A computed fold for a 131-nucleotide RNA from a soil metagenome, annotated as c-di-AMP riboswitch aptamer (ydaO/yuaA leader). Its mean pLDDT, the model's own confidence on a scale to 100, is 77.
[in-house]
Parts: sequence; structure tokens; C1' cells
RNA sequence: CGCCGAAUCCGCUGCCCGCGGAACGGGGGACCCAAGGUGGCCGUGGCCACUGGGGCUAAUCCUCGAGAGAGGACGCGCAAGCUCUUUCAGCGCGAGCCCGACAGCUAACCCCGUAGGCGUUCGAAAGAGAA
Repeated sequence: CGCCGAAUCCGCUGCCCGCGGAACGGGGGACCCAAGGUGGCCGUGGCCACUGGGGCUAAUCCUCGAGAGAGGACGCGCAAGCUCUUUCAGCGCGAGCCCGACAGCUAACCCCGUAGGCGUUCGAAAGAGAA
């Protein structure tokens, strides 16, 4: 200087610990709408039991394989005047963590985060905008 990511900026404090605000990001939370599968009971609509269920993130699904792994669909990231969108080609990623029997959507309202990790591509075409 640049990249992934919400993870930046400003103020208070002599310093540390910490505190507050803005901005960005996430969760909970009405009416209305929506609300899986299997089994049992009662009789046409309910009750009970089992299967758990959910969140952040691109990080999911399917098939083959004893396994390691492989393939496909789909999702994500990258590339030099700046920003955004689209297409083609190329390269890379599809991990990890959390809640703890519990949460659909959800106005008001409430709560939480501002970390961590990286450095090689120096492609082509089209459109819009800013300076």
C1' cells in the first nucleotide's frame, strides 16, 4: 500500500483498566400470515408420545467410494486512475464457532459485536456514477 471480514471513526481518562457516542453488523420480540414427519387414542377435528430444534457465516445439498477422497449442482472471494453493476475466461474458498430443550415472520421495544486472518493477481468486454 492492498485483500477477506460488520469489525471503523470520534470523544472522556496523565497512563493502565475502562466509559460514552456515531457508523456498520447480528439476535430476541405483536396483530396478520404461516406452522414438518412417524405412531397411538378418540371420531373428522383434536389430544398424547417419539424424532430435537436454533443462531453467526459464502461455508450448503446430492452422487460415488470401506476409507482417504472424487465428481456435480449451487454459494463466496480475487485482479492497478476511483466506486458500483453485469458477462466470459482464469485462480482460490465452501471452514469454524455458539445457544442448551428454547426462539417462524414480526411494528414498538429490548439485547449483543466492532475481532481475527492474510500478500499475488499484474485478464477481456459492456453500462452507470463521482472527482